Source information: This is a predicted structure of a 74-nucleotide RNA (transfer RNA) from a Microcaldota archaeon. Its mean pLDDT, the model's own confidence on a scale to 100, is 81.

């Protein structure tokens, strides 16, 4: 150069089958509970889905370009 994949919360991932409220664990803060700490149980916070633009009533999701990151190929 050419080809495939991947990109979602501070870290890990789920939702793409069939376009319809973005969820879960960790980690954080808060409360129960303890003499006190850790578990464990309840709660909250936390995302403009890599960017930009297009279809659409409606986009992580579907198409175009562009950025990153793995891999294959020359």
């Nucleotide at each position: 150069g050419c080809c495939a994949g991947c990109g979602u919360a501070g870290c890990a991932u789920a939702a793409u089958u069939c376009g319809g409220u973005a969820g879960u664990g960790c980690c954080g803060c808060g409360g129960u509970u303890u003499c006190g700490u850790a578990a464990a149980c309840c709660g909250c916070a936390g995302g403009u889905u890599g960017u930009g633009g297009g279809u659409u009533c409606a986009a992580a999701u579907c198409c175009c370009a562009c950025c990153g990151c793995u891999g294959g190929c020359u």

The source organism's lineage runs through Archaea, Nanobdellati and Microcaldota.